[in-house]
RNA sequence: CCAUCAUCAAGAGCGGCCGAGGGAUCGGGCCCGACGAAAGCCGCGACAACCAGCACGAGCCUCCUGGGCAGUGCCAGGUGCCAAUGCCCGAACGAUGAGGA
Numbered sequence: 001c002c003a004u005c006a007u008c009a010a011g012a013g014c015g016g017c018c019g020a021g022g023g024a025u026c027g028g029g030c031c032c033g034a035c036g037a038a039a040g041c042c043g044c045g046a047c048a049a050c051c052a053g054c055a056c057g058a059g060c061c062u063c064c065u066g067g068g069c070a071g072u073g074c075c076a077g078g079u080g081c082c083a084a085u086g087c088c089c090g091a092a093c094g095a096u097g098a099g100g101a
Base pairs, nucleotide, nucleotide: 002100004098005097006096007095008094013044014043015042016041017040021032022031023030025091026090027089028088029087045082047080049079050078051077053074054073055072056071059069060068061067062066086093
């Protein structure tokens, strides 16, 4: 970079540096931002979407001493993520995770 599958109306932020735009793209809205935003870096913290780990598993499957799957809970290790429904509408895209080529 590419495709596949799943999810995106819930949840969660403060401090420092920086210094003017930002909310993925385009159009129309609306909102955030010198009371310092966004992005990036540093520090500490939170959330729990996916993967991992642990437990349960009355439902389903089974080759039935057992095993597997859905699901539920715990956990916070790997990613991710911490304004507004991916902010809204239109266009047709975007983001995250997992296993791959």
This is a predicted structure of a 101-nucleotide RNA (SAM riboswitch aptamer (S box leader)) from an Acidimicrobiaceae bacterium. The source organism's lineage runs through Bacteria, Bacillati, Actinomycetota, Acidimicrobiales and Acidimicrobiaceae. The coordinates come from a structure-prediction model, not an experiment, and the mean pLDDT is 84. It was read from a public genome assembly, where an Rfam model found it. Of the family's consensus pairs, 96% are formed in the model.